[in-house]
RNA sequence: UAAACAGAUAGAGGUUGCAACCAACAUGAGUAUCCGAAUCGAGCGAGAUCCUUCGCGUUGACAUUUGGUGAAAGGGGCGGUUGCCGAAAUGGGUGCGUUGGGAUCGGCAUGCCUGUUGGGCCAGGGUUGAAUAAAUCCUGUACUGUCGCUUAGAAACCUAAGCGGGGCGCUAUCAUUCAA
Numbered sequence: 001u002a003a004a005c006a007g008a009u010a011g012a013g014g015u016u017g018c019a020a021c022c023a024a025c026a027u028g029a030g031u032a033u034c035c036g037a038a039u040c041g042a043g044c045g046a047g048a049u050c051c052u053u054c055g056c057g058u059u060g061a062c063a064u065u066u067g068g069u070g071a072a073a074g075g076g077g078c079g080g081u082u083g084c085c086g087a088a089a090u091g092g093g094u095g096c097g098u099u100g101g102g103a104u105c106g107g108c109a110u111g112c113c114u115g116u117u118g119g120g121c122c123a124g125g126g127u128u129g130a131a132u133a134a135a136u137c138c139u140g141u142a143c144u145g146u147c148g149c150u151u152a153g154a155a156a157c158c159u160a161a162g163c164g165g166g167g168c169g170c171u172a173u174c175a176u177u178c179a180a
Base pairs, nucleotide, nucleotide: 001179003177004176007174008173009172010171011170014085017084018083019082020081021080022079025076034068035067036066037065038064039063043056044055045054046053047105048104049103050102051101052100088117089116090115091114092113093112094111095110097108098107099106118144119143122140123139124138125137126136127135128134146165147164148163149162150161151160152159153158
């Protein structure tokens, strides 16, 4: 100096890089709850179904309409702080806790395993979502970052164009191995 990959440390990408936490805000929502009125008239509630238990109900429950009162969580953008650059997001499987008890499913919370995604914009479509918020996935055109190859510039560095790869990537330094 070049190469290999199994390491360590540091680092770059970017409409506003990513997440967590905190504060206020909008949404949720004039919804739920609670109090009252009217109508109805026998069932109804505890997420769904089955079993069970408990509770409400002819002193009118449930339901519908209406008057008053009137939230919160999850989700969001913004600001700050902190930790960071597979940051993280999302799909699947599985364990545990909770949802009155048991079973199956579902919701919420959390751990482990595993798949996908370099990044964002735009257009179309799907999923989650209360949502016109937001996230995510697929397809397409470019863009951007990075590395490789080809070509051109006297061209190794560098610059430009074209093509290609995937974050298990890329850069720097060190260590290890082998070769000159």
Predicted 3D model of a 180-nucleotide RNA (Lysine riboswitch aptamer). The coordinates come from a structure-prediction model, not an experiment, and the mean pLDDT is 76. Rfam family: Lysine riboswitch aptamer. Rfam's curators write: Riboswitches are metabolite binding domains within certain messenger RNAs that serve as precision sensors for their corresponding targets.